[in-house]
Context: one part of a larger RNA
RNA sequence: GACGAACGCUGGCGGCGUGCUUAACACAUGCAAGUCGAACGGACGAGCACCCUUCGGGGUGUAAGUUAGUGGCGGACGGGUGAGUAACGCGUGAGUAACCUGCCUUGGAGUGGGGGAUAACACAGGGAAACUUGUGCUAAUACCGCAUAAGAUCAUAGGGUGGCAUCAUCUAGUGAUCAAAGAUUUAUUGCUCCAAGAUGGGCUCGCGUCCGAUUAGAUAGUUGGUGAGGUAAAGGCCCACCAAGUCAACGAUCGGUAGCCGGACUGAGAGGUUGGCCGGCCACAUUGGGACUGAGACACGGCCCAGACUCCUACGGGAGGCAGCAGUGGGGAAUAUUAGGCAAUGGGGGAAACCCUGACCUAGCGACGCCGCGUGAAGGAUGAAGGUUUUCGGAUUGUAAACUUCUUUGGCAGAGGACGAUAAUGACGGUACUCUGAGAACAAGCCACGGCUAACUACGUGCCAGCAGCCGCGGUAAUACGUAGGUGGCAAGCGUUGUCC
Numbered sequence: 001g002a003c004g005a006a007c008g009c010u011g012g013c014g015g016c017g018u019g020c021u022u023a024a025c026a027c028a029u030g031c032a033a034g035u036c037g038a039a040c041g042g043a044c045g046a047g048c049a050c051c052c053u054u055c056g057g058g059g060u061g062u063a064a065g066u067u068a069g070u071g072g073c074g075g076a077c078g079g080g081u082g083a084g085u086a087a088c089g090c091g092u093g094a095g096u097a098a099c100c101u102g103c104c105u106u107g108g109a110g111u112g113g114g115g116g117a118u119a120a121c122a123c124a125g126g127g128a129a130a131c132u133u134g135u136g137c138u139a140a141u142a143c144c145g146c147a148u149a150a151g152a153u154c155a156u157a158g159g160g161u162g163g164c165a166u167c168a169u170c171u172a173g174u175g176a177u178c179a180a181a182g183a184u185u186u187a188u189u190g191c192u193c194c195a196a197g198a199u200g201g202g203c204u205c206g207c208g209u210c211c212g213a214u215u216a217g218a219u220a221g222u223u224g225g226u227g228a229g230g231u232a233a234a235g236g237c238c239c240a241c242c243a244a245g246u247c248a249a250c251g252a253u254c255g256g257u258a259g260c261c262g263g264a265c266u267g268a269g270a271g272g273u274u275g276g277c278c279g280g281c282c283a284c285a286u287u288g289g290g291a292c293u294g295a296g297a298c299a300c301g302g303c304c305c306a307g308a309c310u311c312c313u314a315c316g317g318g319a320g321g322c323a324g325c326a327g328u329g330g331g332g333a334a335u336a337u338u339a340g341g342c343a344a345u346g347g348g349g350g351a352a353a354c355c356c357u358g359a360c361c362u363a364g365c366g367a368c369g370c371c372g373c374g375u376g377a378a379g380g381a382u383g384a385a386g387g388u389u390u391u392c393g394g395a396u397u398g399u400a401a402a403c404u405u406c407u408u409u410g411g412c413a414g415a416g417g418a419c420g421a422u423a424a425u426g427a428c429g430g431u432a433c434u435c436u437g438a439g440a441a442c443a444a445g446c447c448a449c450g451g452c453u454a455a456c457u458a459c460g461u462g463c464c465a466g467c468a469g470c471c472g473c474g475g476u477a478a479u480a481c482g483u484a485g486g487u488g489g490c491a492a493g494c495g496u497u498g499u500c501c
Base pairs, nucleotide, nucleotide: 001500002499003498005497006496007495008494009493012373013372014371015370016369017368018366019365020331025329026328027327029326030325031324034073035072036071039070040069042067043066044065047062048061049060050059051058052057080284081283082282089209090208091207092206093205094204095203096202099201100200104197105196106195107194108193109192110191111190112146114144115143121136122135123134124133125132126131152177153176154175155174156173158171159170160169161168162167182189183188184187210256211255212254217247218246219245222244223243224242225241226240227239229237259281260280261279262278263274264273265272266271286307287306288305289304290303309320310319311318312317337363339362340361341360345359346357347356348355349354376406377405378404379403386397387396388395389394410442412437413436414435415434416433420428445490446489447488448487449486450471451470452469456485457484458483459482460481466473467472
């Protein structure tokens, strides 16, 4: 000098930041991912019209609207945490002639004709519940054939060009295979195939990336090859066979520690330390394992299995996962509200209106940090009183106070009142800010004073009580302990402790 700090004493205001560093301990409660009726069949249905009526109401049609279910898109983003990881995890630079990419953009081509189901629903059961079984009916942009089809895919013979070995690319052929979905309505938007782009990713490699040799040998899918499988894709990634390799004193293996970086702190720099907030990447989601769906996951608020734990139970069986935002218990020296709003920015869905959004924007709490402001200003010597001290003359507190004149930041009262939103829409907020009024009024402490180190006397105590960062003070005149006066330093803070330079 610095801090995500804590502790002691003290504490007026504002702005901007920041706030579980410990138990990746366990979690009550609420919310945090939905949306689309312009994909679909139902159900309900205000209003209106007509009919019936015992005047209570009922029925039919139309229909704004609401919606459990099927279906689509999104739940792989956003948000959290740092347990694991010493690794192509990260950083940096390359490669991919070994790859994928929903939505978006551009270009080309197409959108023909059929089929069988199934939820919802109805009926009948089972179960305490969670839920579930059977039979029957029905729709679609759900599902499945058929047609058409290429510059798509596969196979195949030829030619040209290029390269990096396998090859890449261009050209005109032949054969085989593969597509679609409509909706509202009159103009849009969807759907299918192909090509390109953009964006996002996968994989590979060079270099760099902590400590220990009181860890010296490690390794059998191990190292390589051939073939087959698998993947979007190269590859012992997996498998069969064959060979016996591979790594290591330039530190393998083992053990310990740790998310990495942009950065941050410090320092003249070199360097050292660090990785909290913010941004990028990675990993994880009660513990371990697994796949499904999908453009994308081996998926925090999805599924299955096993373990531990908690809860419900009619004992047969079920339910759950805050390292999302708040909040609770626990641990701890220690870390906040079960707040407001979608107004802005952004995200998902929708043609849109709009809906959802604890992302986000705000407010609340904490002097936790940084910055700014205030606690008055000027004049004022009978140098008042009081205090302290004294050689009793005085000295000092001290222009300090009183007193006079003046000002009004913050605060109080009243009035107006935003920007943020260029039409509407403002949580913040009647906030910021402006004007007016009264009124010095309501607002100062903490530490130190032997030397280092700015600042001294008196009393008490008497190696006691105590102080102390180091040297060291205290045993009867203590500037070092305690108190008082005074002084010095900093100031809404001041000291102490811890850690780094």
Molecule: small-subunit ribosomal RNA, 5' domain
Organism: uncultured bacterium